RNAcentral holds the sequence, with entries from SILVA. Predicted 3D model of a 1467-nucleotide RNA (small-subunit ribosomal RNA) from an uncultured bacterium. The prediction has a mean pLDDT of 86.
RNA sequence: AUUGAACGCUGGCGGCAGGCUUAAUACAUGCAAGUCGAGGGGUAACGAGAGGAAGCUUGCUUCCUUGUCGACGACCGGCGGACGGGUGAGUAAUGCAUGAGUAUCUGCCUUUUAGUGAGGGAUAGCUUGGAGAAAUUCAAAUUAAUACCUCAUAAUGCCUAAGGGUUAAAGGAGGGGACCGUUUCGGCGGCCUUUCGCUAAGAGAUGAGCUCGUGUGGGAUUAGCUAGUUGGUAGGGUAAAGGCCUACCAAGGCGACGAUCCCUAGCUGAUUUGAGAGAGUGAUCAGCCACACUGGGACUGAGAUACGGCCCAGACUCCUACGGGAGGCAGCAGUAGGGAAUAUUGGACAAUGGAGGAAACUCUGAUCCAGCCAUGCCGCGUGUGUGAAGAAGGUCUUAGGAUUGUAAAGCACUUUUAGUGGGGAGAAAGGGCGUAAGGUUAAUACCCUUACGUCUUGAUGUUACCCGCAGAAAAAGCACCGGCAAACUCCGUGCCAGCAGCCGCGGUAAUACGGAGGGUGCAAGCGUUAAUCGGAAUUACUGGGCGUAAAGGGUGCGUAGGCGGUUUAGUAAGUUAGGUGUGAAAGCCCCGGGCUUAACCUGGGAAUGGCAUCUAAAACUACUAGACUAGAGUCAAGUAGAGGAUAACGGAAUUUCCUGUGUAGCAGUCAAAUGCUUAGAGAUUGGAAGGAACACCGGUUGCGAAGGCUGUUAUCUGGGCUUGCACUGACGCUGAGGCACGAAAGCGUGGGCAUAAAACAGGAUUAGAUACCCUGGUAUUCCACGCCGUAAACGAUGAGAACUAGCCGUCGGGAGUAAAAUCUCGGUAGCGAAGCUAACGCGUUAAGUUCUCCGCCUGGGGAGUACGGCCGCAAGGCUAAAACUUAAAUGAAUUGACGGGGGCCCGCACAAGCGGUGGAGUAUGUGGUUUAAUUCGAUGCAACACGAAGAACCUUACCUACCUUUGACAUCUGAGGAAGUCUCUUGAGAGAGAGAUGUGCCUUCGGGAACCUCAAGACAGGUGUUGCAUGGCUGUCGUCAGCUCGUGUUGUGAAAUGUUGAGUUAAGUCUCCUAACGAGCGCAACCCCUUUCCUUUGUUGCUAACAGGUAAAGCUGAGGACUCUGAGGAUACUGCCAGCGAUAAGCUGGAGGAAGGCGGGGACGACGUCAAGUCAUCAUGGCCCUUACAGGUAGGGCUACACACGUGCUACAAUGGCCGGUAUAGAGGGACGCUAAGCUGCGAAGUGGUGCUAAUCUCACAAAGCCGGUCUUAGUCCGGAUUGCACUCUGCAACUCGAGUGCAUGAAGUCGGAAUCGCUAGUAAUCGCAGGUCAGCAGACUGCGGUGAAUACUGUUCUCGGGCCUUGUACACACAGCCCGUCAAACCAUGGGAAUGAUUCCAUCCCAAAGUGGAUAGCCUAACCGCAAGGGGGGCGUUUACAACGGAUGGUUUCGUGACUGGGGUU
Repeated sequence: AUUGAACGCUGGCGGCAGGCUUAAUACAUGCAAGUCGAGGGGUAACGAGAGGAAGCUUGCUUCCUUGUCGACGACCGGCGGACGGGUGAGUAAUGCAUGAGUAUCUGCCUUUUAGUGAGGGAUAGCUUGGAGAAAUUCAAAUUAAUACCUCAUAAUGCCUAAGGGUUAAAGGAGGGGACCGUUUCGGCGGCCUUUCGCUAAGAGAUGAGCUCGUGUGGGAUUAGCUAGUUGGUAGGGUAAAGGCCUACCAAGGCGACGAUCCCUAGCUGAUUUGAGAGAGUGAUCAGCCACACUGGGACUGAGAUACGGCCCAGACUCCUACGGGAGGCAGCAGUAGGGAAUAUUGGACAAUGGAGGAAACUCUGAUCCAGCCAUGCCGCGUGUGUGAAGAAGGUCUUAGGAUUGUAAAGCACUUUUAGUGGGGAGAAAGGGCGUAAGGUUAAUACCCUUACGUCUUGAUGUUACCCGCAGAAAAAGCACCGGCAAACUCCGUGCCAGCAGCCGCGGUAAUACGGAGGGUGCAAGCGUUAAUCGGAAUUACUGGGCGUAAAGGGUGCGUAGGCGGUUUAGUAAGUUAGGUGUGAAAGCCCCGGGCUUAACCUGGGAAUGGCAUCUAAAACUACUAGACUAGAGUCAAGUAGAGGAUAACGGAAUUUCCUGUGUAGCAGUCAAAUGCUUAGAGAUUGGAAGGAACACCGGUUGCGAAGGCUGUUAUCUGGGCUUGCACUGACGCUGAGGCACGAAAGCGUGGGCAUAAAACAGGAUUAGAUACCCUGGUAUUCCACGCCGUAAACGAUGAGAACUAGCCGUCGGGAGUAAAAUCUCGGUAGCGAAGCUAACGCGUUAAGUUCUCCGCCUGGGGAGUACGGCCGCAAGGCUAAAACUUAAAUGAAUUGACGGGGGCCCGCACAAGCGGUGGAGUAUGUGGUUUAAUUCGAUGCAACACGAAGAACCUUACCUACCUUUGACAUCUGAGGAAGUCUCUUGAGAGAGAGAUGUGCCUUCGGGAACCUCAAGACAGGUGUUGCAUGGCUGUCGUCAGCUCGUGUUGUGAAAUGUUGAGUUAAGUCUCCUAACGAGCGCAACCCCUUUCCUUUGUUGCUAACAGGUAAAGCUGAGGACUCUGAGGAUACUGCCAGCGAUAAGCUGGAGGAAGGCGGGGACGACGUCAAGUCAUCAUGGCCCUUACAGGUAGGGCUACACACGUGCUACAAUGGCCGGUAUAGAGGGACGCUAAGCUGCGAAGUGGUGCUAAUCUCACAAAGCCGGUCUUAGUCCGGAUUGCACUCUGCAACUCGAGUGCAUGAAGUCGGAAUCGCUAGUAAUCGCAGGUCAGCAGACUGCGGUGAAUACUGUUCUCGGGCCUUGUACACACAGCCCGUCAAACCAUGGGAAUGAUUCCAUCCCAAAGUGGAUAGCCUAACCGCAAGGGGGGCGUUUACAACGGAUGGUUUCGUGACUGGGGUU
């Protein structure tokens, strides 16, 4: 785009078309083929006339008779029922299409010729009788014809033996002046004439028969078929050629150009689609064919093997009196059934056409019309203009508004269509009657034709069309809105319900589900489903491919076939040009015309790519004849080679055997063991046997078609290459089938058997180890003969030919040279131009550009499988599907990630060291458990002394109990009151109640500000949920050196380059090179602390000099020198030297320097990763609660305790504990504070009240250390848990549940398993001090200083983590990836299958209806012959050949079912 469509929702009108695609299933009922009286005998019905009778009366009614007339049932006869109408079962050719042909027929029709004479015998009807339920039928008598028969005539017919023979007919109707016959006197006939017929011939037209060429589906898993088969002769038969049929003879005929068989199918004009070529279809309309319940058969006829005819058989249905009969809607309607699905038991012959008829006319479900159906195409309408308060309502909202939307309402108009009333064409031509003319004729009859007049014919139809009336009145839906693809929001739902054409959507913010609002598209329709073509170059003729995506046969030889070098002449098959015939009409296309337009109808034209035929041309192809040498081959001379076959020979090595020597192991492995060995192994000397393979040479060397081929020699033998250019003269290329060769393994028979070695055995390894490793070991490996016929049989690249830059190596020839160089032919490798390719890559050895031929491919799986066939001894091979399933499978390249891949490098990563943890007790956190609650979060590194810089109440979020409800807190409104303070009662308290006191500030005098109470509602409130909706903040990789961009360039592209490489660095730090050049975020530096110096400042700090002064003391004057404070500067940069390095960057060493190569430390954290952490800091979207999930109070809990883990503290002691004495810091804190001196207490503390807003006072004594003493290796004078008693302090409060003190008690623990952590220098270790939090509580945390090490290989093998380059990848959620097979379960289709049902075809046999042909001795018999008898002819019967249906046996095809069973697919 389309449809003979169907389904869902919806539905106003008209026009034109269309309407059982399924059950060729079965059919009730009605109709669909009759007509002619001008063929006939006649008269059942109707009407008229005539006659008679009766009633009654000038006429009417009734009855009877009469074929006399109009007419006409049934019958005889003629024509038509072979057309028209239906259907598509069968049919792959007895069909159709197209083009030819002829051995034939043709009713009615046209035309021509000649006739139409004379007789005869029957028969239906009717009547009578009989049988039967009926259908129907028998007999007798009688009768007509355009029925039937005989005779005559007969040619330009037919037959012929060429003499001859033979074949016809029918009459009817109208009219008529004479004349004639006959008469029942009405007439009838002859005769004449007109007309319709009839007969015999010729021609035409129309229709039909038969034949031939070409075309017209699929299957080779159908390869051979055929016996009347193929041909001939003779005969028969037919309208006609012919094996169409019969007899005889011959052995042919068809077939890979697809016979035969199977499946499917009516064919065509056309129609749908498509740019076309094609592909699909064959409804309506038209042509042809076939069929008419199924099968068979003939008759009649011009025509049938006959839809509404006959006979027989069968199935089915109906009637029946059971004896017997009837029927055939695939005609029009209609019914049942089937189905997703397809209409009225309508009107009319008015028109067109058909049959009959002389005609009028009759018949016609053909046809014309109407009815039903949105089934399709076309047209029209459902209003038009105006209308902003942008109404109401709806929806959304950032709450402002937006949108629905000029849409509605309102106002002003119009009236198509529908409704109603009226008018009103065309489709009608004809026909009858009358008159006139013409023709015919003897005729003014008849008849025919024409003209005029007159009468008359319409189913449709309430027609089309026109006019009036009323009133916006009666008339819009459907699908879609994630992308493809035009159109977006809200609510509901929460991987549910559902959607879905493909991708896919839905797991609490769904533009994808459902609803709504809005929008988009089409519109009386819109969607869905089904189907065809297109897009699809996705079967590729036009117009594809095969190295790696599917696809080159394993290789050659060669048959058919296809293709084929140069040249001359001819022919004309192909080819080209022109003509002729045909290519039906309709349709498509063009130009016109008619319906208001269109659809539709109609006139003309064009076209119909074809087929046939005629004429012409001769370039090309082809054919015929001839010539040529460039292809191909032969010949000559050379030449290289693991080319093949056979035979013989050779040495090394393994093994075995014999022998000597000799002694304890050998062998084997990562390590072992099995194994061998004192019966003498292994080792070694000598000898023997036997089999297999051929080191070195040896080479991306050579040869061969491929497989493949390697010791040496001989024989036989194939091919190649080079040079010469003598010969042949296209002899060529390819190659379906076919034939041959064809690794390894395997098979058969017979040998052989040294080594190696499937299976097997043993030993190991291992979780296991039916493996890898070891010890053995059979088939096999070897030979001969015969099979098999496959491989990643690979260059994953078929063969041949020509053309298209080169460079370089090598093998074999030739030319050339002194030798080279160089040139050339053939082979074999590496790079590379043009070009090709999806890329990778290929590139004169093409995967480039062309030609020829063959093979093969068409998404993945199922499956190279099943079945069938062929081959094979078997194993198996070759050929080769389908059901079903699936949205991908695949190739090449890219970026990452990953690797028990590689290279380089780094890090307390390992190693080297020091000290810990893991064991004990205890503190603390977590898990778990418990509980009314043990609030919540954090969970590998990167949670676990974490949030928490400090839970007795508070905190507090949890639990229990008791209370409050505009609320503890914010804003707004109204009313009242200053605010506030105090007392009492009750209660656990919150609270509840009662009372007292108090009147402030500003003012423009109206009031205002702050605060409190009450009331109502908007709202408050939530540590409720979602960190996977978020912001912010943070952790981590990681202070790792990386992460990117612009422009340019390369690539089809993803991307690459830069950023790689060579060095170097802590560093993508720097240098060099470089299709890159630059830049940004990171690194470094800039900032802070510290180390040295300088300048400056000197109080509260300092004190050298001077002076004063004390028991002592910067205590005082004074000073700025020093220390120090805190401001500002300086200094370090590989700057200098040497070496190394590319002379660079830089590295190593040195000098100087307080400090040396980043001096030390800190802050500082790139792009990003982990949906990392946090909604409980805060903020915040959505959701949820609102007398509660909010708020208040008291008490409890967060402190529980079998247990497990993390992080600490204290220890286990002598480098120590205890006692006494003694030295020396830094950095901090202090007004709700730090607190002095003094006094009291063993002590914690108390008391006291001085100083200090702090370089001034104070916390505040630092401790380890040092000196002296004691303890002497013990569960201790170690260790301090636990517990008891008594206290101190803080605080409203110390029970649950604080810290501290004194006395007493004195647990585990004697250095810690596997494992694991930190640290590289002022570091580890060790020692104390301070601070924050804080009423109180520090083993934690954050700082501070004191003492103060060891070790690091001129290390990077390993573990962990990281960086760069490279490589492989089937990974991309990225190895915690991906993914294979069995097993278990469900479902699905399918193969095998004992058997079973149906079905096709074949062969043989049996039975044999109807019918036709043959035979016929029985019976019957009008026409003719005969005087007769009888004959001729005919019929019936009988019989026979063929033969349908049916039956039997055997085989065969196809489709079902099937216990059980095999694999396959999906989940």